[in-house]
Context: one part of a larger RNA
Molecule: large-subunit ribosomal RNA, domain II
Organism: termite gut metagenome
RNA sequence: GCCUACGAGUUACUAAUCACUAGCGAGGUUAAGAGACGGAUAGUUUCGGAGCCGAAGCGAAAGCGAGUCUGAAUAGGGCAUAUAGUUAGUGGUUGUAGACGCGAAACCUUGCGAUCUACCCUUGACCAAGUUGAAGGUCGGGUAACACCGACUGGAGGACUGAACCAGUUAGCGUUGAAAAGCUUUUGGAUGAGUUGAGGGUAGGGGUGAAAGGCUAAUCAAGCUGGGAAAUAGCUCGUACUCCCCGAAAUGCUUUUAGGAGCAGCGUUGCAAUGGAGAGUUUACCGGAGGUAGAGCUACUGAUUGGAUGCGGGGGCUUCACCGCCUACCAAAUCCUGACAAACUCCGAAUGCCGGUAAUAUGAUUUGCAGCAGUGAGCGGCUGGGUGCUAAUGUCCAGCCACGAGAGAGGAACAACUCAGACCAACAGAUAAGGUCCCGAAGAAUACACUAAGUUGCGUUAACGAUGUGCGACUGCCUUGACAGCUAGGAUGUUAGCUUGGAAGCAGCUAUUCAUUUAAAGAGUGCGUAACAGCUCACUAGUCGAGCGGUUGUGCGUGGAUAAUAAACGGGCAUCAAGGACUACGAUGUAGUGGUAGGGGAGCAUUCCAUUCGGCGUUGAAGCAGUUCCGUGAGGAAUUGUGGAGCGUAUGGAAAAGCAGAUGUAGGC
Numbered sequence: 001g002c003c004u005a006c007g008a009g010u011u012a013c014u015a016a017u018c019a020c021u022a023g024c025g026a027g028g029u030u031a032a033g034a035g036a037c038g039g040a041u042a043g044u045u046u047c048g049g050a051g052c053c054g055a056a057g058c059g060a061a062a063g064c065g066a067g068u069c070u071g072a073a074u075a076g077g078g079c080a081u082a083u084a085g086u087u088a089g090u091g092g093u094u095g096u097a098g099a100c101g102c103g104a105a106a107c108c109u110u111g112c113g114a115u116c117u118a119c120c121c122u123u124g125a126c127c128a129a130g131u132u133g134a135a136g137g138u139c140g141g142g143u144a145a146c147a148c149c150g151a152c153u154g155g156a157g158g159a160c161u162g163a164a165c166c167a168g169u170u171a172g173c174g175u176u177g178a179a180a181a182g183c184u185u186u187u188g189g190a191u192g193a194g195u196u197g198a199g200g201g202u203a204g205g206g207g208u209g210a211a212a213g214g215c216u217a218a219u220c221a222a223g224c225u226g227g228g229a230a231a232u233a234g235c236u237c238g239u240a241c242u243c244c245c246c247g248a249a250a251u252g253c254u255u256u257u258a259g260g261a262g263c264a265g266c267g268u269u270g271c272a273a274u275g276g277a278g279a280g281u282u283u284a285c286c287g288g289a290g291g292u293a294g295a296g297c298u299a300c301u302g303a304u305u306g307g308a309u310g311c312g313g314g315g316g317c318u319u320c321a322c323c324g325c326c327u328a329c330c331a332a333a334u335c336c337u338g339a340c341a342a343a344c345u346c347c348g349a350a351u352g353c354c355g356g357u358a359a360u361a362u363g364a365u366u367u368g369c370a371g372c373a374g375u376g377a378g379c380g381g382c383u384g385g386g387u388g389c390u391a392a393u394g395u396c397c398a399g400c401c402a403c404g405a406g407a408g409a410g411g412a413a414c415a416a417c418u419c420a421g422a423c424c425a426a427c428a429g430a431u432a433a434g435g436u437c438c439c440g441a442a443g444a445a446u447a448c449a450c451u452a453a454g455u456u457g458c459g460u461u462a463a464c465g466a467u468g469u470g471c472g473a474c475u476g477c478c479u480u481g482a483c484a485g486c487u488a489g490g491a492u493g494u495u496a497g498c499u500u501g502g503a504a505g506c507a508g509c510u511a512u513u514c515a516u517u518u519a520a521a522g523a524g525u526g527c528g529u530a531a532c533a534g535c536u537c538a539c540u541a542g543u544c545g546a547g548c549g550g551u552u553g554u555g556c557g558u559g560g561a562u563a564a565u566a567a568a569c570g571g572g573c574a575u576c577a578a579g580g581a582c583u584a585c586g587a588u589g590u591a592g593u594g595g596u597a598g599g600g601g602a603g604c605a606u607u608c609c610a611u612u613c614g615g616c617g618u619u620g621a622a623g624c625a626g627u628u629c630c631g632u633g634a635g636g637a638a639u640u641g642u643g644g645a646g647c648g649u650a651u652g653g654a655a656a657a658g659c660a661g662a663u664g665u666a667g668g669c
Stems, first nucleotide, its partner, number of pairs: 001669006011097003015094010027053003033047005057064002067079004100238002103235001107228003111224002118202009127192001129161003132157001136153006165189003171184003204220001206216003241603006251264005265375002267372007280362002283359001285356004294347001295345002301341002306336003312330002314327004378403001380401008408419003437572003450579001456574002464559002468556010485543005491516003496510003522537001526535002604658001606655006613648001615647002623642008
């Protein structure tokens, strides 16, 4: 893992409450107990009226009583008064009990453990071999005597090297191991705070601890065993047959509360009420509250552009100071002008909301009471906002819609985007959104323009750049010859003046930038020089012979456009499109039945009990396996084979009454 079996809302109570069913009904009902029957301390039945509930309430109470309390009150107000209860049975829910099932870590308590390990006590044992050479002693030197020095001796030490022994530093192996801690190698101690045998001691909030929360029998931030005990678990997981009707919520307030719960809201079932004299909703009309959008501000509070005017201040001149003068400095107040605001408003909508009236439409959609809930993590879209970066599939509000609990068609795929709400069946028809070149059902459809970029065909990319191209508007020049190309000229005073080393059209500054010759020619457009020179342009003539420029609006395109396998038409592929944009054309019907949590209703199957079928059964029961038929389903029946002795039908009753799940339990494979 697979199969088979088992496996989760039960039972009790002098309980509570509601509903249904039944008896009696202003009453209902007995309990203990007694009698009778009985084998019976099992039961049945007849009594038994104590008691309980109800028929009257109000008040804290005394008390009063269809009233009573408060109150001074014959006031007002609160609660009552216009009668249905009670006893059983069944079911829903509640309370107390383990209370739907499984599941803690823990806590308390009785004992059992120191044969492991920690420390201690008693009594024993063990430590190859080698090294070093302390104190002391003797002798010698030395000293006034000491001190001190030397030699020899001596044999100390938590001394040195290193086996046993004790330990466990490093590396490798081992890691379902040879081993629930080892092997190999290497290393530390090795006369000591040493190691070790045997026998004893200390016990669980206790012991022991050269202290690591270590060890206390593979168990330790409190051992093990039994018990309390089915501990508790607002948490996790699981919770078993069928069909039918209705059908949520993820919100508000409160909560040692926030993933729990109480009340309300929203679901369902039952009853009742209003009810064609109309509850609720809709439209029309009428009335009303409200300060949002917008707008405005010489209407307030703030903020604010430019100007006029200007108190006051800063600075400069004069001055000891004052007076006085100047100022492209700052600037109150006032006026004109232009504009801003969630916490500004002289104004002020559209919608929505509340109420009224009589009409319109509508199969009560409304309200109240009662039983039973679930929900109280929501999420997406559009619209209006806060917060954020006018970021987020962000976060927090609000209105509507959907998903949640909603299948189907479209959108390539895709909970919530578009269309549309699936009772079941049919190899019938018409359509919605969306589509009609092929993949792919249906127009390679019709008419007129655009795009040449594969732009595009389902992401807007931007500032900015550009004789891309289509359609407009305004304007200049032109057969007295335009525009382009080509030929030629483009001069003189003068190198204008100033500045400068130089400045001559062309570094820079200044100027009524003038005059002359001209067909025309700037006191010079650009390149160039140290400065000149030189090239070129403006301007003019000739040639040629028809359109050439400038500004601007708009449609579609273009560059900007760059990330690593191909991934932004779904693909093929498409260019008078199969690209983008724009414009033109019709019909008809009507009750309901999607559904999670959840409420309600009706059934199937299993085991046992009672009655029943004067039931079935060795001429073959139950069980098992196959086949066929029936039923909306749970399921039922018939028949064939196997099997070899019990089993069914109907009507009631009672339950250990239905499994795929729980890292479910047991067994088998």